Description
This is a predicted structure of a 78-nucleotide RNA (Glycine riboswitch aptamer) from a soil metagenome. The sequence is in RNAcentral, with records from MGnify. Model confidence (mean pLDDT): 79 of 100.
RNA sequence: GCGCGGGAGAGAGCGGAUGACCCUCCGCCGCCGAAGGCGCAACCGGCCCCCGGAAACGCUCAGGCAGAAGGACCGCGU
Numbered sequence: 001g002c003g004c005g006g007g008a009g010a011g012a013g014c015g016g017a018u019g020a021c022c023c024u025c026c027g028c029c030g031c032c033g034a035a036g037g038c039g040c041a042a043c044c045g046g047c048c049c050c051c052g053g054a055a056a057c058g059c060u061c062a063g064g065c066a067g068a069a070g071g072a073c074c075g076c077g078u
Base pairs, nucleotide, nucleotide: 001078002077003076004075005074006073011029013028014027015026016025017024030065031064032063036061037059038058039057043053044052045051046050
């Protein structure tokens, strides 16, 4: 890396498209952090006051807030 399994958080918010439901789109606020990204960085390393690596921490750009999908991480197999 691949396959299988487990896998959280946060409005099924409001208005419109719309015309009854669902879905989708646009706008408006309120939120989440566990894809990714970034950090003025906890921590680690080195030829040590300068460099390098860098978190599950922080920020929320992205993403997400019924379900599905996705999903860090964990277990098993390879």